[in-house]
Context: one part of a larger RNA
RNA sequence: CCGCCCCAAGGGAACUCGGCAAAUUGGCCGCGUAUCUUCGGUAGAAGCGGUCCCUGCAGCACUGCUACGAGCAAUUGUGGUGGAGUUGCAGGGUGCAAUAACUCGGGGGAUCCGACUGUUUAACAAAAACGUAGCUAAGCGCAAAGUCUAAACGGCUUCGUAUGCUUGGCGAUUCCUGCCCAGUACAGACGCCUGAAUCUCCGGUUCAACGGAGGCAAGGGCCUGUAAACGGCGGAGGUAACUCUGACCUUCUUAAGGUAGCGAAAUGCCUUGUCGCUUAAUUGGCGACGUGCAUGAAGGGCUAACGAGAUCCCCACUGUCCCUGGGACGGACCCG
Repeated sequence: CCGCCCCAAGGGAACUCGGCAAAUUGGCCGCGUAUCUUCGGUAGAAGCGGUCCCUGCAGCACUGCUACGAGCAAUUGUGGUGGAGUUGCAGGGUGCAAUAACUCGGGGGAUCCGACUGUUUAACAAAAACGUAGCUAAGCGCAAAGUCUAAACGGCUUCGUAUGCUUGGCGAUUCCUGCCCAGUACAGACGCCUGAAUCUCCGGUUCAACGGAGGCAAGGGCCUGUAAACGGCGGAGGUAACUCUGACCUUCUUAAGGUAGCGAAAUGCCUUGUCGCUUAAUUGGCGACGUGCAUGAAGGGCUAACGAGAUCCCCACUGUCCCUGGGACGGACCCG
């Protein structure tokens, strides 16, 4: 010096991206337990006390013997006397320390995301990703829809039959889910328009090729419907008895002009927005505000519980640090 381990005065996160690591806590028994809540939980919340040995007393259940009683009997009740155990109370005792080693939760207050248990990148990612119950849309009446096989036969779904099966989206519950069908997509309908060749007729030719006309399918156009289909959801000017603001008015324009909510957000450029709280001091966090560069309804909003998820704060605790020191063991190294 390296590895691993132990100890440390005073301070106690000043370390650091970040309490990473370490320390604290710890078992069992008793007391006690906020907020929120889907009334189940949260909860081992938090917090406080006890824990070993001896003696005495009391309780509990077990067991041997014995006396008396009950019963046909197995057995059983009460009393006495022993054994071994356990629980509680009281007094006393030892040590620095009694879950003395091993074993063995640190706790609390908030926010974001995901409801939850679960699953995943075998060997750099365990998550907010996937799944989930639940909600919703579409297809399908069975010789079905969907699917495997080159095809066919045959198979799966299916010993099933719409309270079913298949496919897609969202993702518990609770509160809700606004407007737009112009574009794209899908579906439908009826009539008209369009719509190839074969075909028919006429012309043409020795026969043909070929030319013209007629009629005709799907599809397309016109029309209608569908947004929990793909998607979309404005601008300018003026206006109220100080100012500001603009319920109100005018105008351009669209298929319709963003509703309820939420909002400097895992989304806000400007931005360290402004205000409040937290700190001695905060580009942080939380609560508000809102013309939101560029929120917004299968998705939005709220949410108890849960989480080796992300972020902030507080208590306890500590060699993370101030600031290093000492020690055990194994190496390296030196000597033999």